[in-house]
Context: one part of a larger RNA
RNA sequence: CUGGGCGUAAAGCGCGCGUAGGCGGUUAGUUAAGUUGUAUGUGAAAUUUUCGGGCUCAACCUGAAGACUGCAUGCAAAACUGGCUGACUAGAGUACGGUAGAGGAUAGCGGAAUUUCCUGUGUAGCGGUGGAAUGUGUAGAUACAGGAAGGAACACCAGUUGCGAAGGCGGCUAUCUGGACCGAUACUGACGCUGAGGUGCGAAAGCUUGGGGAGCAAACAGGAUUAGAUACCCUGGUAGUCCACGCCGUAAACGAUGUCAACUAGCCGUUGGGAGUCUUAGUAUUCUUAGUGGCGAAGCUAACGCGAUAAGUUGACCGCCUGGGGAGUACGGUCGCAAGAUUAAAACUC
Numbered sequence: 001c002u003g004g005g006c007g008u009a010a011a012g013c014g015c016g017c018g019u020a021g022g023c024g025g026u027u028a029g030u031u032a033a034g035u036u037g038u039a040u041g042u043g044a045a046a047u048u049u050u051c052g053g054g055c056u057c058a059a060c061c062u063g064a065a066g067a068c069u070g071c072a073u074g075c076a077a078a079a080c081u082g083g084c085u086g087a088c089u090a091g092a093g094u095a096c097g098g099u100a101g102a103g104g105a106u107a108g109c110g111g112a113a114u115u116u117c118c119u120g121u122g123u124a125g126c127g128g129u130g131g132a133a134u135g136u137g138u139a140g141a142u143a144c145a146g147g148a149a150g151g152a153a154c155a156c157c158a159g160u161u162g163c164g165a166a167g168g169c170g171g172c173u174a175u176c177u178g179g180a181c182c183g184a185u186a187c188u189g190a191c192g193c194u195g196a197g198g199u200g201c202g203a204a205a206g207c208u209u210g211g212g213g214a215g216c217a218a219a220c221a222g223g224a225u226u227a228g229a230u231a232c233c234c235u236g237g238u239a240g241u242c243c244a245c246g247c248c249g250u251a252a253a254c255g256a257u258g259u260c261a262a263c264u265a266g267c268c269g270u271u272g273g274g275a276g277u278c279u280u281a282g283u284a285u286u287c288u289u290a291g292u293g294g295c296g297a298a299g300c301u302a303a304c305g306c307g308a309u310a311a312g313u314u315g316a317c318c319g320c321c322u323g324g325g326g327a328g329u330a331c332g333g334u335c336g337c338a339a340g341a342u343u344a345a346a347a348c349u350c
Base pairs, nucleotide, nucleotide: 004321005320006319007304008303012318014201015200016199017198021194022193023192025088026087027086028085029084030083031082033081034080035077036076037075038074039073040072041071042070049065050064051063052062053061054060091191092188093187094186095185096183097182098181099180103177104176105175106174107173108172109171110154115149116148117147118146119145120144121143125136126135162169163168206247207246209244210243211242215241216240220236221235222234223233258317259316260315261314262313263312266295267294268293269292270291271290272289273288274287275286276285277284299306300305323350324349325348332343333342334341335340
């Protein structure tokens, strides 16, 4: 390198868009680049193989043939691939009419609760734990009632529910906005799939600047526990958590399962559409379509399990793996304010 692989053994980029490239529906004609046949030339000799010959044999030497699977040119073929021309509608898309949705952005509004402050009632405790203590309270706490402020999160509804490419998204209203699904027709006419580089998005934590700060809470302080206790438990508490602009670019970013397409028994749920039947304005039931779940045949799998949402049977394209450690480290490059990220070895060792 090939063969072989990538749910859990090493291995699917966190996820999109997309350049080059690779691959590409049906049909007619044409071309002849690929492809196929044939002819000619060439493919040095030696070597190698086969059949002979010569040294007494052999090694060795030597004759002939074969081979040199290649290249070039001419002629021919036209099925397949490619090019060109024309046509098509089953892929893809557009228009029209509907549907569901925590999809995204901005602005406004709402109630419950926690905390703080003020006022009132009221008196000796409160709080906390396995038990305590630190803490808090006669300067009147806790509790109860009324009022005010402020921030953050949105109980019930709520559901193996829905939406989104992924990250993710949950109070209500408005504005702007993306996608999906369904239905019957019309239109475009392969416009498609994948996608090295590239580019955008990307939880939490962290960073810059300016705000904000109720609760929670790394660090930190104290109290306990303990042999010790830099912890688990308790009382406090700052960054942070929130907002705006900008960075970071990573996660068990998981379905540990790349994207697209086709095909392959059934059964039971559930969500969004459509159609029908029975009946009658309500349910039952059937079919179909797009999702989303539970079993399961064949098949696959080392097994576990997967099983039309495949890990089955195939095709197209990309990414990745090659014993453990050293190491996702060093050095160098690129990116970053930094933290660091990314690309990525070797010696040595078992």
A computed fold for a 350-nucleotide part of an RNA from an uncultured prokaryote, annotated as small-subunit ribosomal RNA, central domain.